[in-house]
RNA sequence: GCUCCGCUCGCACAAUCGGCCGUGCACCCGGCUCUUAACCGGGCAUGAAUCUGGGUUCGAGUCCCAGGCGGAGCA
Repeated sequence: GCUCCGCUCGCACAAUCGGCCGUGCACCCGGCUCUUAACCGGGCAUGAAUCUGGGUUCGAGUCCCAGGCGGAGCA
């Protein structure tokens, strides 16, 4: 330098044919317990989690263009 893949809450990941962005862990509060852990309930979650800018569309996490960051391969 070229090609391909990825980027969504603190972290790990979902999201169908473009049509209400969800789950687990972590964290916080409470219950239970002599106490901790485990377990149970609630919160975190909201106006404000979709890398950035632009485009298409009635409507974009998803499609198109450019850029950024990370990874793999080739040279």